[in-house]
RNA sequence: ACGAAGUUAGCGAGAGAGAGGUUUAUACCCACCGAAGGAGCAAUAAUACAUCUGCCGAUAUAUUAGAAACUUUCAGGUAAACGGAUCGCUAGUGGAUA
Numbered sequence: 001a002c003g004a005a006g007u008u009a010g011c012g013a014g015a016g017a018g019a020g021g022u023u024u025a026u027a028c029c030c031a032c033c034g035a036a037g038g039a040g041c042a043a044u045a046a047u048a049c050a051u052c053u054g055c056c057g058a059u060a061u062a063u064u065a066g067a068a069a070c071u072u073u074c075a076g077g078u079a080a081a082c083g084g085a086u087c088g089c090u091a092g093u094g095g096a097u098a
Stems, first nucleotide, its partner, number of pairs: 001097001006093008018030001020029003031078003037074001038072003044065005050059003
C1' cells in the first nucleotide's frame, strides 16, 4: 500500500445413509453412509543395479518420495437439532510482492 498465500472469529449456503432390534445401560446384534480426522496409491521424480551403447542416452527391475471429493471404513455418522469437507461475505492476523 485498493496487501498474495496461509490463519482466527462471526454470518450465510452445505450431501449421503436406521426416529432399526435386544436392553437398566454409554453394553450387545443386524443393515447402511462417505464430506470432521486417519490410512492407501497414479502420473512423475530421485537413487541403486543390470542390459544395450564410442559418448550422450535408452530400456528393465528394485527402493524411496508422491494428490484428490478416488479407494478403505480405523475413527465418525444414519428423523430434527448438533456436527459437517467445501464455497461466499465481513472483520482481524499475516507479510508474499511492488

The RNA shown here (Glycine riboswitch aptamer) has 98 nucleotides. Its Rfam family is "Glycine riboswitch aptamer". Rfam's curators write: This family represents the bacterial glycine riboswitch. It was read from a public genome assembly, where an Rfam model found it.